Notes: Predicted 3D model of a 389-nucleotide RNA (Bacterial RNase P class A) from an uncultured Rhodobacteraceae bacterium.

[in-house]
């Protein structure tokens, strides 16, 4: 200089005028005035994990059932996130991809094509006999060569053979038994067998770990109104003791209920029941929730390769509720074109003027991730090519 690869920031300002919504100080019975501050994202989008929080009386422990995750070793409140590593595949590389346990527990496909797709198989061919008689037949050996297909039952090389072929031999692959490193995944080494046994589990499956439902329109109060409303299952509701004049109260066995299902246990019911299901009927108002919540942002010291951890410090940051954070005006403003001029390794670069006026896009309980959509501009490192000096 040019390609290429990771990582990070910003994403429009700057002023006046009008106009919301909140916090604080004042004024004022209030209604409201005034001043001052502070007001939309890096994905506020997807709703796709994972939590906090509320409520279900929904407990407990094991089984199935259904959902998820899956190489190792950390990380954090947890995660399917996330850092390191490790093998596998892509790439000259820098780096990126992994739905990355298991095919010998079973079952199931491998279409077409081809001779044969898992104890497979001769299509064309290779060798040897024979036989007719110029080119074919018959029959035996052969799987090394072609070929068909995504795949064809270890691979290159040797020696041997009539041609061949792990039948046999050196390396590799494979298994089986061991040593070294290393928490481990694995990585390397030796011994030792000639050694038939594909692939697909983003097919069923199997094996290990996890896993209550619902959701801020969740929930609580406070005012107000109504019908303290009906129907149906529960519905056969009992029995033993004890106490009591009696109503009735205890305690136990059956029974019924406890949110996917069953077992034990724990609890709560007592027939006007707990529970469940259905139809009707009030009230759509106000406050909380609601913003530091595993705390939000800026920083600084110690650990750790790194995510991240503990510690100190400064700061007080949107909280609406048919939904505030707008309009306007003016001057800066990137990328881009054009026109001149300059330099030059000819690939582009600088300067000056004129145009131009930046993409995706909008909180709604709220954190931690992931995916997704994005004009441009800037900064760190790191492969590679080339060239001047």
């Nucleotide at each position: 200089g040019c390609g290429g690869a990771g990582g990070a920031u910003c994403g429009g300002a700057u002023g006046g005028c009008c106009g919301c919504g909140g916090g604080c100080a004042g004024g004022g019975c209030a209604a409201c005035c005034u001043g001052u501050u502070c007001g939309a994202g890096g994905a506020a989008a997807g709703u796709c994990c994972g939590g906090a929080c509320u409520c279900c009386a929904u407990c407990a422990a094991g089984g199935c059932a259904c959902g998820g995750u899956a190489c190792c070793g950390g990380g954090u409140a947890a995660c399917g996130c996330u850092c390191g590593g490790g093998c596998a595949g892509g790439g000259u590389a820098a780096c990126c991809u992994g739905a990355c346990g298991g095919a010998u527990a079973g079952c199931g496909c491998c279409a077409c094509a081809g001779a044969g797709a898992a104890c497979a198989g001769a299509c064309c061919g290779c060798c040897a006999u024979u036989u007719c008689u110029u080119g074919a037949a018959a029959u035996g050996g052969u799987a090394a060569g072609g070929g068909u297909g995504a795949a064809a039952c270890g691979g290159u090389g040797g020696a041997g053979u009539a041609a061949g072929a792990g039948a046999c031999c050196a390396c590799c692959g494979c298994g089986g038994c061991g040593g070294u490193g290393g928490c481990a995944a694995c990585a390397u080494c030796g011994c030792u067998g000639g050694c038939a046994u594909g692939g697909c589990a983003a097919g069923c499956c199997c094996u290990a770990c996890c896993g209550g439902g619902a959701g801020c329109a969740a929930u609580g109060c406070c005012a107000a109104a109504u019908a303290g409303g009906g129907g149906c299952c529960g519905c056969g509701u009992g029995u033993g003791a004890g106490g009591g004049c009696a109503a009735c109260c205890u305690c136990g066995c059956a029974g019924g209920a406890u949110c996917g299902u069953c077992u034990u246990g724990a609890u709560c019911c007592g027939a006007g029941c707990a529970g469940g299901u259905c139809c009707g009927g009030g009230u759509u108002g106000g406050c909380a929730g609601c913003u530091a919540g595993a705390g939000g942002g800026c920083g600084g010291c110690a650990g750790g390769u790194a995510a991240c951890u503990g510690u100190c410090g400064c700061u007080u940051g949107a909280g609406a509720u048919g939904a505030a954070u707008g309009g306007u005006c003016a001057u800066c403003g990137a990328a881009u074109u054009g026109u001149g001029g300059g330099g030059u390794a000819c690939g582009c670069c600088c300067c000056a003027c004129a145009a131009g006026g930046a993409a995706c896009a909008a909180a709604a309980u709220c954190c931690g991730g992931c995916u997704u959509a994005u004009a441009g501009a800037u900064c760190c490192u790191c492969c590679g090519c080339g060239u001047u000096u």
The prediction has a mean pLDDT of 76.
It was read from a public genome assembly, where an Rfam model found it.
Its Rfam family is "Bacterial RNase P class A". Rfam classes the family as a ribozyme. From the family's description: Ribonuclease P (RNase P) is a ubiquitous endoribonuclease, found in archaea, bacteria and eukarya as well as chloroplasts and mitochondria.